[in-house]
RNA sequence: UCUGAAACAGGGCAAACCCAUCGAAAGGUGGGGACGCAAAGUUACCGGUCUAAGGGGUGCGGUCAAACCCUACGACAGCGGGAUUGCCAGA
Numbered sequence: 001u002c003u004g005a006a007a008c009a010g011g012g013c014a015a016a017c018c019c020a021u022c023g024a025a026a027g028g029u030g031g032g033g034a035c036g037c038a039a040a041g042u043u044a045c046c047g048g049u050c051u052a053a054g055g056g057g058u059g060c061g062g063u064c065a066a067a068c069c070c071u072a073c074g075a076c077a078g079c080g081g082g083a084u085u086g087c088c089a090g091a
Base pairs, nucleotide, nucleotide: 001091002090003089004088012037013036017032018031019030020029021028022027035078041084042083043082045081046080047079048076049075050074054071055070056069057068058067
């Protein structure tokens, strides 16, 4: 550097769900819990997805409220790709 996750060593992470907590929400964090994972380590760079507080728009003579639509400056790395670091085995 490449290949692999059958086996070996140390093992690691932790979906759903429940509790607490932060948040408008999506979601995050801590504890419990294991569906799975060979990068389920890190990183929003590209695509994608989720949310819409704030902002913008729509009917009306006007105003307010509500509703609906658009919008990321909010998220997701356990959606795919890229970047980067790394355990074991083989070459």
The RNA shown here (c-di-GMP-I riboswitch aptamer) has 91 nucleotides and comes from a Betaproteobacteria bacterium. The RNAcentral record of the sequence draws on Ribocentre. The prediction has a mean pLDDT of 82. Its Rfam family is "c-di-GMP-I riboswitch aptamer". Rfam describes the family as follows. GEMM was predicted in a large-scale screen for bacterial structured RNA regulatory elements.